């Protein structure tokens, strides 16, 4: 002096995922998601029995939550191409630029939904560099 990893503090991203108290197990706060009436919405098809509600049988399929994460096209044998709706980041907005477009989980069962019930509050990353206008005016003296 250059590169290239680790680590710690700090900052900083994404997320509902922070804060506080407790010796601990836990506990409260905020913040988040889910169930759960009146109304309102919504209610497969073919067949038989039935007065009508209804009951069987049979087809075809379950269906539902968290998220931005849904769809569509080619293609291959598992997975790969390319786009999409939608979403992040650059302190805000604009143009520019760079990303994401995934996983999970409930287990035949949930529409909305006051009153109630019940639960999460994980994880992951990044940090010496920079696009330009423009908005805005926080702190400290």
């Nucleotide at each position: 002096c250059g590169g290239g990893g680790a680590g710690a503090c700090a900052c900083g991203c994404u997320c509902a995922a922070u804060u506080c108290c407790u010796c601990a197990g836990g506990g409260a706060a905020g913040c988040c998601g889910g169930g759960g009436a009146c109304c309102c919405g919504c209610c497969g098809g073919u067949g038989g029995c039935g007065a009508c509600c209804g009951c069987c049988a049979u087809c075809a399929c379950g269906g539902g939550g968290u998220g931005a994460a849904u769809c569509c096209g080619a293609g291959u044998u598992u997975u790969u191409c390319g786009g999409u709706a939608g979403g992040g980041c650059u302190g805000c907005u604009c143009c520019g630029g760079c990303c994401c477009g995934a996983a999970c989980c409930c287990g035949u069962c949930a529409g909305c939904u006051a009153a109630c019930c019940c639960g999460g509050u994980a994880g992951g990353c990044g940090u010496c560099u920079a696009u330009g206008a423009g908005a805005g005016g926080a702190g400290c003296c």
Predicted 3D model of a 141-nucleotide RNA (c-di-AMP riboswitch aptamer (ydaO/yuaA leader)) from Nonomuraea deserti.
NCBI's taxonomy places the organism under Bacteria, Actinomycetes, Streptosporangiales, Streptosporangiaceae, Nonomuraea.
The coordinates come from a structure-prediction model, not an experiment, and the mean pLDDT is 77.
It was read from a public genome assembly, where an Rfam model found it.